[in-house]
RNA sequence: UCGCGUGCUCUGGGGGCGGUGAAACUCCGCACCGGCGGUGACUGGGUGGAUGCACCAUCGAUCCACGCAGAAGUCCGCGACCCGGCCGCACUCCGUCCACCAGAUGGGGAGCGUCCGGUUGACCAGGUGGAACUCCUGGACCGACGGUCAAAGUCCGGAUGAGAAGAAGCACGCAG
Numbered sequence: 001u002c003g004c005g006u007g008c009u010c011u012g013g014g015g016g017c018g019g020u021g022a023a024a025c026u027c028c029g030c031a032c033c034g035g036c037g038g039u040g041a042c043u044g045g046g047u048g049g050a051u052g053c054a055c056c057a058u059c060g061a062u063c064c065a066c067g068c069a070g071a072a073g074u075c076c077g078c079g080a081c082c083c084g085g086c087c088g089c090a091c092u093c094c095g096u097c098c099a100c101c102a103g104a105u106g107g108g109g110a111g112c113g114u115c116c117g118g119u120u121g122a123c124c125a126g127g128u129g130g131a132a133c134u135c136c137u138g139g140a141c142c143g144a145c146g147g148u149c150a151a152a153g154u155c156c157g158g159a160u161g162a163g164a165a166g167a168a169g170c171a172c173g174c175a176g
Base pairs, nucleotide, nucleotide: 001175003174004173005172006171007170008169009168010166011165016030017029018028019027031154032153033143034142035078036077037076038075042070043069044068046066047065048064049063050062051061073141074140082118083117084116085115087113088112089111091109092108093107094106095105096104097103123139124138125137126136127135145157146156147155
């Protein structure tokens, strides 16, 4: 050591005001929010080089090159929720063997877990430009399941869960 591995830990935002109503953070009007990786012409900073006003110099400036960091809810891929399958685990019901118990065996049910598969929302216009679904301007659009005095991205619940990933932290080991 911006080398590698293992373990543990960590890591999600948002309903404010008004209206209707018996009742709405659920409807209506105005609001508010945007998981992980990739791409990214934008932004910031670093290093090196060049240009450079009569001349010298080059802080700044401009240009070039190479790293770094940030940068898309709607592009590409993934995750969560949901559905199906194999297998495993523990449970339960029914049948058969057995005189009964124990045991063995066949089938069904719902549950949990690994893995595999499926499903899984939404963007246009104008501008600039060689090039933009990513930049700028404008206008749109989207958001699992269950619950609820009334329909939920924002409330409650499964969830003190799961998880994409991390150049986040700590510990240990290995390597240089």

Predicted 3D model of a 176-nucleotide RNA (FMN riboswitch aptamer (RFN element)) from Marmoricola sp. URHB0036. Taxonomically the source falls in Marmoricola (Bacteria, Bacillati, Actinomycetota, Propionibacteriales). Its mean pLDDT, the model's own confidence on a scale to 100, is 78. It matches the Rfam family "FMN riboswitch aptamer (RFN element)". Gene Ontology term of the family: FMN binding.